[in-house]
């Protein structure tokens, strides 16, 4: 780097260095930032994907599957839903506009649900 599977509304910050940007990429929005961004180091923490340990399943013993616990080891994470939107589908006696007006219809916007795509992380394989 590629593929597959799973997860992504919850959760968790201080210090030192650093010195102007940051929130993956493109666009739009919004937000963070000299009351110190990214990034690096240390310490703490969160979580529970993998390993380990352990309980149940288990009525001889051991084991598989499955369901938990723990947090020792390997990762990960520690502003905002993966910050939000973008593509598809559906909903609302929603709003604005178009028609002289009402209904219908259409366009756009708003809200909301599901899916897709992308991304991130883990595990496995290559």
């Nucleotide at each position: 780097g590629a593929u597959u599977u799973a997860u992504a509304a919850a959760g968790a910050a201080g210090a030192g260095g650093g010195g102007a940007g940051a929130g993956a990429a493109u666009a739009g929005g919004c937000u963070c930032c000299g009351c110190g961004a990214a990034c690096c180091u240390c310490u703490g923490g969160c979580a529970a994907c993998c390993u380990g340990u352990u309980u149940c399943c288990a009525a001889a013993u051991a084991c598989a599957c499955g369901a938990g616990a723990u947090a020792a080891g390997g990762u990960g994470c520690u502003a905002a839903u993966u910050c939000c939107u973008a593509c598809c589908u559906a909903a609302g006696c929603g709003g604005u506009c178009g028609c002289a007006a009402c209904a219908a219809c259409g366009a756009c916007c708003c809200u909301c649900a599901g899916g897709g795509g992308a991304u991130a992380u883990a595990a496995a394989u290559c």

A computed fold for a 126-nucleotide RNA from Runella slithyformis, annotated as SAM riboswitch aptamer (S box leader). The sequence is in RNAcentral, with records from Rfam and Ribocentre. The same sequence occurs in records of 2 taxa. NCBI's taxonomy places the organism under Bacteria, Pseudomonadati, Cytophagia, Cytophagales, Runella. Rfam family: SAM riboswitch aptamer (S box leader). From the family's description: The SAM riboswitch is found upstream of a number of genes which code for proteins involved in methionine or cysteine biosynthesis in Gram-positive bacteria. The coordinates come from a structure-prediction model, not an experiment, and the mean pLDDT is 81.